[in-house]
Context: one part of a larger RNA
RNA sequence: CUGGGCGUAAAGCGCACGUAGGCUGACAUUUAAGUCAGGGGUGAAAUCCCAGAGCUCAACUCUGGAACUGCCUUUGAUACUGGGUGUCUUGAGUAUGGAAGAGGUAAGUGGAAUUGCGAGUGUAGAGGUGAAAUUCGUAGAUAUUCGCAGGAACACCAGUGGCGAAGGCGGCUUACUGGUCCAUUACUGACGCUGAGGUGCGAAAGCGUGGGGAGCAAACAGGAUUAGAUACCCUGGUAGUCCACGCCGUAAACGAUGAUAGCUAGCCGUCGGGUUGCAUGCAAUUCGGUGGCGCAGUUAACGCAUUAAGCUAUCCGCCUGGGGAGUACGGUCGCAAGAUUAAAACUC
Numbered sequence: 001c002u003g004g005g006c007g008u009a010a011a012g013c014g015c016a017c018g019u020a021g022g023c024u025g026a027c028a029u030u031u032a033a034g035u036c037a038g039g040g041g042u043g044a045a046a047u048c049c050c051a052g053a054g055c056u057c058a059a060c061u062c063u064g065g066a067a068c069u070g071c072c073u074u075u076g077a078u079a080c081u082g083g084g085u086g087u088c089u090u091g092a093g094u095a096u097g098g099a100a101g102a103g104g105u106a107a108g109u110g111g112a113a114u115u116g117c118g119a120g121u122g123u124a125g126a127g128g129u130g131a132a133a134u135u136c137g138u139a140g141a142u143a144u145u146c147g148c149a150g151g152a153a154c155a156c157c158a159g160u161g162g163c164g165a166a167g168g169c170g171g172c173u174u175a176c177u178g179g180u181c182c183a184u185u186a187c188u189g190a191c192g193c194u195g196a197g198g199u200g201c202g203a204a205a206g207c208g209u210g211g212g213g214a215g216c217a218a219a220c221a222g223g224a225u226u227a228g229a230u231a232c233c234c235u236g237g238u239a240g241u242c243c244a245c246g247c248c249g250u251a252a253a254c255g256a257u258g259a260u261a262g263c264u265a266g267c268c269g270u271c272g273g274g275u276u277g278c279a280u281g282c283a284a285u286u287c288g289g290u291g292g293c294g295c296a297g298u299u300a301a302c303g304c305a306u307u308a309a310g311c312u313a314u315c316c317g318c319c320u321g322g323g324g325a326g327u328a329c330g331g332u333c334g335c336a337a338g339a340u341u342a343a344a345a346c347u348c
Base pairs, nucleotide, nucleotide: 004319005318006317007302008301012316014201015200016199017198021194022193023192025088026087027086028085029084030083031082033081034080035077036076037075038074039073040072041071042070049065050064051063052062053061054060091191092188093187094186095184096183097182098181099180103177104176105175106174107173108172109171110154115149116148117147118146119145120144121143125136126135162169163168206247207246208245209244210243211242215241216240220236221235222234223233258315259314260313261312262311263310266293267292268291269290270289271288272287273286274285275284276283277282278281297304298303321348322347323346330341331340332339333338
């Protein structure tokens, strides 16, 4: 390479957009590049294969045949693929009318709570724990009432509910804005799918500059526990957590399940829209999501099962015994931390 695989055994890029490339709906017609058939030319000799012959045999040598699976040229065929032309509407998109939503960005704003400060009441404890102590408190704490300040997060609603490509998104209001679904079937007429490179987005932590800092809290300090306790528990507490801008580019970035399309029993919930029937709210039905169970099928089993891990098609990514190692070296990127690409010796 062929072959076999990728939920859990090794293996789906974190996610999208998209270049090249690969693949690509129905009908008619044309062409004849691929494809198929016939003819011609060439495909040196030796070698290989087959049949014989010569060295006593064999290796070896000789003779004949076949073959040289290829290339060129010519004449035809036209189902399929390709090229040209025309037509179509079911794929894709547009339009019109509706609908739901924590989708995004920016600005404004609200209440509860924590903390601090001021004032009042009030007096000896408070706090914390398994028990304590460190700690706070007669310079008046804890508790309680009123006021002020500031930061961060949004109880209930809340739901295997919703939205988003993923990361993710939750008080309220406004502005701007992306996507989706349903109905009508009016329009375009294959405009599609995937996607090496590439580009963008991408939790938390971390980094840079400048702000901010209530609570929480790596590091650190103290008190306990303990044989010890660089921990678990307690009292404090700085980075950080928050904002703006710029980096980083990784996660058990998980459904450990790539994207798209078609086909293949059902039953029960739930979310959004439509239609029909009775017109109370239910019932039936249909399209799109999101869950539970389950047949066929599949799987090593567990399980999956119209949201497939079933049956097919196209395209991409990835795997090939364990360790060494996602390491070394080199390259690229980064301020750094490091990321990415990625071996070998050796060993079992």

Predicted 3D model of a 348-nucleotide part of an RNA (small-subunit ribosomal RNA, central domain) from Martelella sp. K41-7. It matches the Rfam family "Bacterial small subunit ribosomal RNA". Its family is annotated with ribosome and structural constituent of ribosome in the Gene Ontology. The organism belongs to Martelella, within Bacteria.